[in-house]
Molecule: FMN riboswitch aptamer (RFN element)
RNA sequence: ACGAAACUUAGGGGCGAGGCGUAAUUCCUCACCGACGGUACAGUCCGUGAAACCUCUUUUUGAGGUCCGAUUGGGUGAAAUUCCCAAACCGACAGUUAUAGUCUGGAUGGUAUAAGUUCGUU
Numbered sequence: 001a002c003g004a005a006a007c008u009u010a011g012g013g014g015c016g017a018g019g020c021g022u023a024a025u026u027c028c029u030c031a032c033c034g035a036c037g038g039u040a041c042a043g044u045c046c047g048u049g050a051a052a053c054c055u056c057u058u059u060u061u062g063a064g065g066u067c068c069g070a071u072u073g074g075g076u077g078a079a080a081u082u083c084c085c086a087a088a089c090c091g092a093c094a095g096u097u098a099u100a101g102u103c104u105g106g107a108u109g110g111u112a113u114a115a116g117u118u119c120g121u122u
């Protein structure tokens, strides 16, 4: 330096105020939040991951598949749907005295990924 395998560690944020009501952190007004890789710095581009479902498998697990939200205008620049200005928009499933991105739960779980160790080859 390269290659493949094993192992270790890390690995998701957010309801504050007011209103109606028997009852809402769930509705209404304002507020708040934004995983990982790529790319001119991204919740909205391209791709990945989490939930749920299906098929196969040695039923420990592994592999494959389905599903999977949302942005425009202007400015600067060689280059930005990424920066700056403005105005928008989006958010699995189950639960709940009342409808949830923010509460509780599956989850002291799992994963993309990041860093490191070991091994092998040159």
Base pairs, nucleotide, nucleotide: 001121002120003119005118006117007116008115009114010113016030017029018028019027031102032101033091034090035048036047037046038045043089044088052066053065054064055063056062071087072086073085074084075083093105094104095103